[in-house]
Overview: Predicted 3D model of a 110-nucleotide RNA (SAM riboswitch aptamer (S box leader)) from Geovibrio thiophilus.
RNA sequence: UACUUAUCAAGAGUGGUGGAGGGACAGGCCCGUCGAAACCACAGCAACCGCCCUUUGAGGAAAGGUGCUAAUUCCUGCCCUGCGUGCCGUGAAGACAGGGGAGAUAAGAA
Numbered sequence: 001u002a003c004u005u006a007u008c009a010a011g012a013g014u015g016g017u018g019g020a021g022g023g024a025c026a027g028g029c030c031c032g033u034c035g036a037a038a039c040c041a042c043a044g045c046a047a048c049c050g051c052c053c054u055u056u057g058a059g060g061a062a063a064g065g066u067g068c069u070a071a072u073u074c075c076u077g078c079c080c081u082g083c084g085u086g087c088c089g090u091g092a093a094g095a096c097a098g099g100g101g102a103g104a105u106a107a108g109a110a
Stems, first nucleotide, its partner, number of pairs: 001110001003108006013042005021031003025077004043069003048065002051060002053057001073102001078100005
């Protein structure tokens, strides 16, 4: 880097260094000198792997490997379906709902 599977409405932050960016990308909308990113320390959340029990579960713990600690994955993007307004007719667009897609994380496999 691409692939497979699972999950993504819940949860959890302080201090130090640092100085202007950050929220994947684009648009929007937000966060930020009342201090962004990044790094460090400690703390916490969760429970994918691993561990324990065994009644194999909608079980338990949280010392290990990851992850995470503003906003639903902050919202929307491209496609499909449903609903539905409108019109002489055909028949949309937009809104809304659902699914896929995209992204993130884990485990696996190449």
RNAcentral holds the sequence, with entries from Rfam. Its Rfam family is "SAM riboswitch aptamer (S box leader)". Rfam links the family to the GO term regulation of gene expression. Rfam's curators write: The SAM riboswitch is found upstream of a number of genes which code for proteins involved in methionine or cysteine biosynthesis in Gram-positive bacteria.